[in-house]
């Protein structure tokens, strides 16, 4: 210098004029002054939680759903971190819905002999049996029988490669070496797993097909809900949990009617009010941890509307991407003009 | 703001892992008729909303996006 890999940050600033929302202060009032006022995704609503209601969200069973290497982090998660295994890359590094196909069932179109209880189209074989040629033997031809090494079909062909033996021809049929799977104990590691040893075995694919194993989930969402507002007390009668209600069932749990007294509201039932924004909050420093994260100290307050504010113009240089809160957080996914920083890899050149 | 359903030919729909994705209407051509319609015959037309994955094989199964419709005070 070129080509890359990973991570992180910003995505606007200053001044002036006009305008909008919230809060505070001032004014008799119209109004005036001051402070604050969108995002990294506020989005999609895909997960998890807080919060609220369903009496509790309690136990057991069933159903249905979700998840799936290991260890850790976290309020929790299907998220994150580190590691393991496999795959890709020269490499930095990246990707993986990564339990079980040896519990069972299903499916594997077309082609092909055969698609999983194997089978024989081409082929190989002339040892055995039958027939023919031949005087006979040897030999040849056909059939039967044998084989699964080779060819062909297919996404996949019976599922362990190489060499030797073996045979009529062949074949894990046998042996040696190597690989795979399983079991046993050993060493290292918290663990997934790795390494070497001994023994055994020869089993197609598909679980983003049913299913099995393990873990886990009550339902509904701020248009929840509260308040307004339907409440409280006393007496009488019935009842003692059967019926009924409560989440499909069981356990557990809860229960009715009348009269009197006290109390609330009555313009509007409309977000007029509460929920509503101080929160698993943010910043800095120090400590622990490889990291995710966490602990301590100090500092900070940073939108809260209800037709819904956060904008427009001018100037400084030219201001522009995706897009904009509506209960709140933690993630994931998707969109994004442009700019910047750090670490690392490969190649070339020069010293 | 929240919840649910759908997207296949110009239109309405079927197809829920396996031959080149079909049906009706519409369109085009031909026949019939003096002519039109109806009728008869033939024919055109599809990135199955988009992208990625699972599988030998995807409209179909899974994931992420895009678009449309319905419901909830």
């Nucleotide at each position: 210098c070129c080509a890359g890999a990973u991570u992180a940050u910003c995505g606007a600033c200053u001044g002036g004029u006009c305008g909008c929302g919230a809060c505070a202060g001032g004014u008799a009032g119209c109004c005036c002054u001051g402070u604050c006022g969108a995002g990294g995704a506020a989005a999609g609503u895909c997960c998890g939680g807080g919060c609220a209601g369903c009496u509790c969200a309690a136990g057991g069973a069933a159903a249905a759903g979700a998840c799936a290497g290991u260890u850790g982090c976290u309020a929790a998660c299907g998220g994150c971190a580190a590691c393991c295994a496999g795959a890709g890359g020269c490499g930095a590094c990246u990707c993986u819905a990564g339990g079980g196909a040896a519990a069972g069932u299903g499916c594997c179109a077309c082609a092909g002999a055969a698609a999983c209880u194997a089978u024989a189209c081409c082929g190989c074989u002339a040892a055995g049996c039958c027939a023919g040629c031949c005087u006979a033997a040897a030999g040849c031809u056909g059939g039967u029988g044998g084989c699964a090494a080779g060819g062909g079909u297919g996404a996949a062909a019976a599922g362990a490669g190489c060499g030797a033996g073996g045979u009529a021809a062949g074949a894990g049929c046998u042996c040696g070496c190597a690989a795979u799977u399983c079991g046993c104990a050993g060493u290292g590691g918290u663990g997934a797993c790795a390494c070497g040893g001994c023994g055994a075995a020869g089993u197609g694919g598909u679980a983003a097909a049913c299913c099995c194993u393990g873990u886990u989930u009550g339902c509904u969402g701020c248009a929840a809900g509260g308040a307004g507002a339907u409440g409280c007390u006393u007496u009488u009668a019935a009842a003692c949990a059967a019926u009924g209600g409560u989440a499909u069932c069981c356990u557990g749990c809860c229960u009715u009617a009348a009269a009197a007294g006290c109390g609330u509201c009555a313009c509007a039932a409309g977000a007029a009010c509460c929920g509503c924004u101080c929160g698993a909050g943010c910043c800095u420093u120090a400590g622990g941890g490889c990291a995710a994260c966490u602990u301590a100290a100090g500092g900070c307050c940073u939108a809260g509307a209800u037709a819904g504010a956060u904008g427009a113009c001018c100037a400084g240089a030219c201001a522009g991407a995706c897009a904009a809160a509506a209960c709140c957080c933690g993630g994931c996914u998707u969109a994004c003009a442009g700019a910047u920083a750090a670490u690392c890899u490969g190649g070339c050149a020069u010293u | 703001g929240g919840g649910g359903c759908g997207g296949u030919a110009g239109c309405u729909c079927a197809g829920u892992g396996g031959u080149u994705a079909g049906a009706g209407c519409a369109g085009u051509c031909g026949g019939c008729u003096c002519a039109u319609a109806a009728c008869c015959g033939a024919u055109u037309g599809g990135u199955c909303g988009c992208a990625g994955g699972u599988u030998c094989a995807a409209a179909u199964c899974c994931u992420g996006c895009c678009c449309g419709c319905c419901c909830c005070a």

Predicted 3D model of RNase P RNA and transfer RNA as a complex of 424 nucleotides. Rfam match: Bacterial RNase P class A. The family's RNA type in Rfam is ribozyme. Its mean pLDDT, the model's own confidence on a scale to 100, is 76.